[in-house]
RNA sequence: GCGAGGUAGCUCAGUUGGUUAGAGCAACGGAAUCAUAAUCCGUGGGUCGGAGGUUCAAGUCCUCUUCUCGC
Numbered sequence: 001g002c003g004a005g006g007u008a009g010c011u012c013a014g015u016u017g018g019u020u021a022g023a024g025c026a027a028c029g030g031a032a033u034c035a036u037a038a039u040c041c042g043u044g045g046g047u048c049g050g051a052g053g054u055u056c057a058a059g060u061c062c063u064c065u066u067c068u069c070g071c
Stems, first nucleotide, its partner, number of pairs: 001071006009025004018056001027043005049065005
């Protein structure tokens, strides 16, 4: 310098900008069990790496910046 990526505690989806920001696992509560695990039901958890811009509207587009991986 070029490319890919950063979204929940972890792994990730979100692909023509458009209506609530989601899934699985984990955590917590409950059911069930003599009890534990597995199983079933539910709940909480996010300023979408940071800053600025465009737009009626940005995780998504533009600029800068920071970190990770590859060349």
About this RNA: The RNA shown here (transfer RNA) has 71 nucleotides and comes from a marine eukaryotic metagenome. It matches the Rfam family "tRNA". The sequence is in RNAcentral, with records from MGnify. Model confidence (mean pLDDT): 81 of 100.